[in-house]
Context: one part of a larger RNA
RNA sequence: GAACGAACGCUGGCGGCGUGCUUAAUACAUGCAAGUCGAACGAGAAAUUCCGACUUCAGUUGGAAGAGUAAAGUGGCGAACGGGUGAGUAACACGUGGACAAUCUGCCCUUGAGUUCGGGAUAAUCCUUCGAAAGGGGGUCUAAUACCGAAUGACACCUCCGGAAGACAUCUUCUGGAGUUUAAAGGCGGGGUAACCUGCCGCUUGAGGAUGAGUCCGCGUUCCAUUAGCUUGUUGGUGGGGUAAUGGCCUACCAAGACUUCGAUGGUUAGCGGGUCUGAGAGGAUGAUCCGUCACACUGGCACUGAAACACGGGCCAGACUCCUACGGGAGGCAGCAGUGAGGAAUAUUGCGCAAUGGGGGAAACCCUGACGCAGCGACGCCGCGUGGGUGAGGAAGGCUUUCGGGUCGUAAAGCCCUGUCAGAAGGGAAGAAAUGUGUAUAGGUUAAUAUCUUAUGCACUUGACGGUACCUUCAAAGGAAGCACCGGCUAACUCCGUGCCAGCAGCCGCGGUAAUACGGAGGGUGCAAACGUUGUUC
Numbered sequence: 001g002a003a004c005g006a007a008c009g010c011u012g013g014c015g016g017c018g019u020g021c022u023u024a025a026u027a028c029a030u031g032c033a034a035g036u037c038g039a040a041c042g043a044g045a046a047a048u049u050c051c052g053a054c055u056u057c058a059g060u061u062g063g064a065a066g067a068g069u070a071a072a073g074u075g076g077c078g079a080a081c082g083g084g085u086g087a088g089u090a091a092c093a094c095g096u097g098g099a100c101a102a103u104c105u106g107c108c109c110u111u112g113a114g115u116u117c118g119g120g121a122u123a124a125u126c127c128u129u130c131g132a133a134a135g136g137g138g139g140u141c142u143a144a145u146a147c148c149g150a151a152u153g154a155c156a157c158c159u160c161c162g163g164a165a166g167a168c169a170u171c172u173u174c175u176g177g178a179g180u181u182u183a184a185a186g187g188c189g190g191g192g193u194a195a196c197c198u199g200c201c202g203c204u205u206g207a208g209g210a211u212g213a214g215u216c217c218g219c220g221u222u223c224c225a226u227u228a229g230c231u232u233g234u235u236g237g238u239g240g241g242g243u244a245a246u247g248g249c250c251u252a253c254c255a256a257g258a259c260u261u262c263g264a265u266g267g268u269u270a271g272c273g274g275g276u277c278u279g280a281g282a283g284g285a286u287g288a289u290c291c292g293u294c295a296c297a298c299u300g301g302c303a304c305u306g307a308a309a310c311a312c313g314g315g316c317c318a319g320a321c322u323c324c325u326a327c328g329g330g331a332g333g334c335a336g337c338a339g340u341g342a343g344g345a346a347u348a349u350u351g352c353g354c355a356a357u358g359g360g361g362g363a364a365a366c367c368c369u370g371a372c373g374c375a376g377c378g379a380c381g382c383c384g385c386g387u388g389g390g391u392g393a394g395g396a397a398g399g400c401u402u403u404c405g406g407g408u409c410g411u412a413a414a415g416c417c418c419u420g421u422c423a424g425a426a427g428g429g430a431a432g433a434a435a436u437g438u439g440u441a442u443a444g445g446u447u448a449a450u451a452u453c454u455u456a457u458g459c460a461c462u463u464g465a466c467g468g469u470a471c472c473u474u475c476a477a478a479g480g481a482a483g484c485a486c487c488g489g490c491u492a493a494c495u496c497c498g499u500g501c502c503a504g505c506a507g508c509c510g511c512g513g514u515a516a517u518a519c520g521g522a523g524g525g526u527g528c529a530a531a532c533g534u535u536g537u538u539c
Stems, first nucleotide, its partner, number of pairs: 001539004006535004013385006019378002021343001026341003030338003035077003040074002048065007084296003094220007103213002108209008116150004126139005156181001158179009186201006223267002229259001231257001234256008271293004275286004298319005321332004349375001351374003357371001358369004388418004398409004422480001424475005432466001437461009483528005488509003494523005504511002
């Protein structure tokens, strides 16, 4: 000098864009943060209103609307994304470059084939029962795209017998034959008296793609030798198991190996990278925000479901802690968004909205979304603007100083003439909106069809949290808006008074013991400016 997620002191007008628990991965009240589908399924209220009957005038009862609505249940998809944190991890965790002839991949895209016939349950509901509760037990009834059986079926899996080509050991690819095994589910529309035909969305099974993931390898990746030896599933082999898949990944047996001064083992510190800061560069330091990736979700362990988890707002077990309890037993997990206590020098609102972008579900309308978009708070940072402009010498008053002549603050003020940024008031007032849906018109596709469905185009209607915000116009008015540090040298800027090695200053040198440009005050000056200094840290 530059920089900062900064803090502290003093001061503080406005706006834009960013940014904000670096400490206790400490404990958490409360609310919200993951649902959706009735076009998979069976069932299905109430308040209230109206009508009728009865009536002891309190009401009771039946029907209709509310409504096939709400809430709940079975089933499907989602909940593995998105969001948070950096505790652990010195490791194939990350970065980079490769390998898989050792692999998987829901939804999506392309393409082929199929979607036949049956069965038995079960929740909800109802009845009953245990319990303080959380939560259960028993009985009865019922549906499905829930579950199960059979059929058909291969280019799919497996076994056997061949042929050809390729290669990197095990093998791979193509092809011929025989045998075995394995599938499904319907829903909503249109036409039709029906049989049946047909559209869309699904379902099953192949092949290919895309995307995502898994595994392995080369190289790179903190410090300590005041850590020198370390290892028994350890190193390798065979058989078996396990996985989507290789492998001591696991297991039985066999062998005795494997690593290491090119630093093993142990300890210390730490998420890693793109980047960021600094620097002419080389390098050094760093890893907030944003992006990629890994790990974690009260602590430790475990599996289930699923295409994918060993799963932040799922489950089980153990532990610590907190809460409820009828003492028998139960409930919980903010390192999601706000917010609270604590810790700390220190870090924000228990806000608005799904209008946009994106995500989940749904045929769609739509619903959900503390992701996200916005607003609020903080000079925390960067940037921009303003606090007025011109004229004005009797060089006013006043302050300070003086050699008492004067000098200086100083064109500074006043006065006169203007302007109108920001703030204030009034009026107008956006872009961000594209879509979707409905109606209508035209032209295609599907189809037996001018139904339906679907695609494209045109027209009309329909959607804004921010926000009456930005912006524009008008009005009034110099009116509401300047401080902080320094002035001995380094280092730009000097005099007076007070003090008298005292009080004090200080980054270094050093000032202060009676004329201190170095302490304190004043006048003046210098520097920067809505900031200015100090402290901390890095280069």
Molecule: small-subunit ribosomal RNA, 5' domain
Organism: uncultured bacterium